[in-house]
Notes: The part of an RNA shown here (large-subunit ribosomal RNA, domain II) has 689 nucleotides and comes from a Pseudomonadota bacterium. The full RNA is in RNAcentral, with records from ENA. The organism belongs to Pseudomonadota, within Bacteria. Model confidence (mean pLDDT): 84 of 100.
Context: one part of a larger RNA
């Protein structure tokens, strides 16, 4: 892993609510005893609960009582009569209380030093080499020692290195040959050495050259067993089916935060009867938005003066000038979550009318929820960043499928009871994948059609304005002159370093000169004007669509192929689209009405019609199936039960039937009752492959 089986809200005893008997101002009996067909069941027992009265600590009193002096005022009661007791059910509480799971705790008693630490006895082992201490001896030496030398001698936690004991580095191995090991490499190897055998010390104990090391593959408290189903606000799992309704992920508290109580929000029940939501009208309290500058602050510009700075002037008060700085005022324009002279629009309250509904309030059984989340709105945090993070409001998701967005819990359309190869929408589409289009009018050439600041004779619209047939805009010819090299300045300055003036004249113009360019001229240009041409030409404003700015990592994306329209814009008419609405048919719930039937007169039951409904997770309520046994009653079976397989049928479903083959001895129905009563998940348990 896959089968088959086995696997989780139970009993009990006390409250409490409901349904349902029984007797009722009463109800009921418990141990105990008889009797029996004896896990039972009948009688008997009235002892005791419980109820009819309550009040007070408490005596006590009593429809009253307590405090109080109190005949007062107040608390609790009564005037309002319903209980008990069985049986089932829902729930709490006490017990292991739905299964299963800790690490642990702790109290107790046992087992262990055959592993391993130390410690006792008692025996055993250590090739070979090397090295050459004391001490003697002998020479030297010395007055005599010390000293030196040679022998000899053998010491050593003495070297080297085997057995032995280790375990240093590294490869292997890593489901291993081996729960620690081979295999090279390495430390010790006469010493605080290494070893047999015996034996002694133990769990808050022991041992320990000290690693929290060892104490039997377990050690910061060892194994076995028992308290014990430890406890586990955690985590995971909890088994058959239809139907109705259907949440929360808040708020207050909380050794609280992933727990829980109380209130919110569901569901069931019983009451109340209009009180709900929403609408309309009236009445209200408010300081948002938005505005404003009337006050609190900010902030700009001006005037204006006080004040200062510099200059002059001065022995001192004192003057005087200033293109300097400058409050406060004041005059203009502004800004503000912790500013308001104002000030809505919702919302909120509150009366009145409407309003039987999606209602509403009140008790009472039962519940989950107290980890949200997106997205739009209005705000704080942040960085007017985040699929960020905190609040408010609304929708949605959650707990909602269906179409649509290429894919896509939250966007858009739209709320699926069942069937149907019938319609007809909605968002969103209609070249092809892909069901559905044509028509006209305009744009766009970038495959733009997904991005910004900025930048551009791209383009198309709609102005404004200046020239313009008295000929305008470019082009092309031709002129561009004259006093004069104006004047000064300069070595020079001659239209063109600079500084001043920038006037005349001839003209169809022509600067006391735009530029380039000479050392100063000169030279080329321009401005200006004529001709040649002949119809626009040139500045700007708003505006629609384009173009550049545009760089990421596997091969590239409007979803894809592709298209110049099958892009954008805009008119028209169509058609496709969903489980949306319609049609046919059919289940079901509820509520109303009508008929039938039972009735303990409360109601139950089936059926016809008519409105409303049937998505749904945690939960809540309601009706069923199947599954073992038990009680009564009734059926099938050797002419074939059960149980398996196959196969055809039935029903709202769990499930039920039939035929047929297997099997070979049991079993089904009704109607009551009891529950070891349904399996696909627990890293579930056995077994089997």
């Nucleotide at each position: 892993g896959u089968c088959u089986g086995c696997g989780a809200g139970u009993u009990a005893g006390c409250g409490u609510c409901g349904g349902u008997g029984g007797c009722a101002a009463g109800c009921u009996u418990a141990a105990g005893c008889c009797c029996u067909u004896c896990u039972g069941g009948g009688g008997u027992g009235g002892a005791g609960g419980c109820g009819a009265a309550g009040c007070g600590a408490a005596a006590g009193c009593g429809a009253g009582u307590c405090c109080g002096a109190a005949c007062a005022g107040g608390g609790c009661g009564a005037u309002u009569g319903a209980g008990u007791u069985g049986c089932c059910g829902g729930u709490g509480c006490u017990a292991g209380a739905c299964c299963c799971g800790a690490a642990g705790c702790g109290g107790a008693g046992g087992u262990g030093a055959u592993c391993u630490a130390c410690c006792c006895a008692u025996g055993g082992c250590c090739a070979g080499g090397a090295u050459g201490a004391a001490g003697c001896g002998g020479c030297g030496g010395u007055a005599a020692a010390a000293c030196g030398c040679c022998g000899u001698g053998a010491a050593g936690g003495u070297c080297c290195g085997a057995a032995c004991c280790g375990g240093u580095g590294a490869a292997u191995g890593u489901u291993g040959a081996a729960a620690a090991a081979u295999u090279c490499u390495c430390g010790g190897a006469u010493g605080a050495g290494c070893u047999g055998u015996g034996g002694g010390u133990a769990g808050g104990a022991g041992c320990g050259a000290a690693a929290g090391a060892c104490u039997a593959a377990u050690c910061a408290a060892a194994c076995c067993c028992c308290g014990u189903g430890a406890u586990a606000g955690c985590u995971g799992g909890u088994u058959c089916u239809c139907c109705c309704c259907g949440a929360a992920a808040u708020c207050u508290a909380u050794u609280g935060a992933g727990g829980u109580a109380g209130a919110g929000c569901c569901u069931c029940g019983u009451g109340u009867g209009c009180u709900g939501a929403c609408c309309u009208g009236c009445g209200g309290a408010g300081g948002u938005a938005g505005a404003g500058c009337a006050c609190u602050g900010g902030a700009u510009g001006a005037a204006c003066u006080a004040g200062g700075g510099c200059c002059c002037a001065u022995a001192c008060c004192a003057g005087g000038g200033u293109a300097c700085c400058g409050a406060a005022u004041u005059c203009a324009a502004u800004c503000a979550a912790a500013c308001u002279c104002c000030g809505a629009a919702u919302g909120c309250c509150g009366c009145a009318g409407g309003g039987u509904g999606u209602a509403a309030c009140a008790c009472g059984g039962g519940a989950g929820u107290c980890a949200g989340u997106g997205u739009g709105c209005g705000a704080g945090g942040g960085a007017u960043a985040a699929g960020c993070u905190u609040c408010g409001u609304a929708c949605g998701c959650g707990a909602g499928a269906g179409g649509c967005a290429a894919a896509c819990a939250u966007g858009c359309c739209a709320g699926a009871c069942c069937a149907g190869c019938a319609g007809u929408u909605a968002a969103g589409g209609c070249g092809c994948c892909c069901a559905a289009a044509u028509a006209c009018c305009g744009c766009g050439c970038a495959g733009u059609g997904g991005a910004a600041a900025g930048g551009a004779u791209g383009u198309g619209g709609a102005g404004u304005u200046a020239c313009u047939u008295a000929g305008a805009c470019a082009a092309u010819g031709a002129g561009g002159a004259u006093g004069u090299u104006g004047g000064c300045u300069u070595a020079g300055a001659g239209g063109c370093a600079g500084c001043c003036a920038u006037c005349a004249u001839u003209u169809a113009a022509a600067c006391a000169g735009u530029g380039c360019g000479u050392a100063a001229u000169a030279g080329c240009u321009g401005a200006c004007u004529c001709a040649u041409c002949g119809a626009g030409u040139g500045a700007u404003u708003c505006u629609g669509c384009g173009c550049c700015g545009a760089a990421a990592a596997u091969g590239a994306u409007u979803g894809g192929c592709g298209a110049u329209u099958a892009g954008c814009g805009g008119u028209a008419u169509g058609c496709c689209g969903a489980a949306g609405c319609u049609c046919u048919g059919g289940a079901u719930u509820u509520c109303g009405u009508c008929c039938c039937g039972g009735u303990u007169c409360g109601c139950c039951g089936g059926g016809g019609c008519g409105g409303a409904g049937u998505g749904g997770u945690a939960g809540g309520g309601g009706a069923g199936c199947g599954u073992u046994g038990u009680a009564u009653g009734g059926g099938c079976c050797u002419u074939g039960a059960a149980g398996c397989a196959g196969u055809c049928g039935g029903g709202g479903a769990a499930c039920c039937g039939g035929c047929u083959g297997u099997g070979g001895a049991g079993u089904c129905c009704a109607u009551a009752c009891a529950a070891g009563u349904g399996a696909g998940a627990a890293u579930g348990c056995a077994g089997a492959c």